[in-house]
RNA sequence: AAAUCAUUAAGAAGGCGCGAGAGACCUGGCUCGUUGACCGCCUAGCAACCUGACAGCCCGCCCGCAUGUGCGGUGCCGGCCCAAGGUGCUACUGCCAGCCCGGUUCCGGGACCGAUGAGGA
Numbered sequence: 001a002a003a004u005c006a007u008u009a010a011g012a013a014g015g016c017g018c019g020a021g022a023g024a025c026c027u028g029g030c031u032c033g034u035u036g037a038c039c040g041c042c043u044a045g046c047a048a049c050c051u052g053a054c055a056g057c058c059c060g061c062c063c064g065c066a067u068g069u070g071c072g073g074u075g076c077c078g079g080c081c082c083a084a085g086g087u088g089c090u091a092c093u094g095c096c097a098g099c100c101c102g103g104u105u106c107c108g109g110g111a112c113c114g115a116u117g118a119g120g121a
């Protein structure tokens, strides 16, 4: 770090520092910002992905008992769940739109691009 895949209208705060812009790029809007945004650090939280202990639950198998459909087990495999952990995230739909299609001055669907995770040419 490419291809590819999944998600992307829910959710989630403070403190300190910095000092003027910020909301991915470009454009047009619209919001946020000296009542200090953005960004950085600390703490807290949310839960998209990865990972996953103990215990518990489910299925099957094995062993024993029973033979009214079952009961038991320091047993085996798989599945679910799962604390902690690895990333990520914590204004506004990824703020809206810009390209295509269909209804028509707005709405719906899709694409492109972006972000996050997995992935690793």
Base pairs, nucleotide, nucleotide: 004118005117006116007115008114013043014042015041016040017039021032022031023030026098027097028096029095044090045089046088048087049086050085056080057079058078060076061075062073063072064071065070094113099110100109101108102107103106